[in-house]
A computed fold for a 65-nucleotide RNA from a marine eukaryotic metagenome, annotated as transfer RNA.
Its mean pLDDT, the model's own confidence on a scale to 100, is 83.
RNAcentral records the identical sequence in 2 taxa.
Rfam family: tRNA. Rfam classes the family as a transfer RNA.
RNA sequence: GAGUAGCUCAGCUGGUUAGAGCACAGGAUUCAUAACCCUGAGGUCGGGAGUUCAAGUCUCCCCUC
Repeated sequence: GAGUAGCUCAGCUGGUUAGAGCACAGGAUUCAUAACCCUGAGGUCGGGAGUUCAAGUCUCCCCUC
């Protein structure tokens, strides 16, 4: 310094329900497959505690690289 979806990553000053691409599932299309298009599922935000009306975000401890 980093840890956020199966993988790669965003989320910048704390703010309303946590997101994108790929992958996956279903649909549409096609003689069929792929590609493209539509829809969907998938997260105790590494673990715990604290501050705050409110924490992925700030503070402390621990774990991993």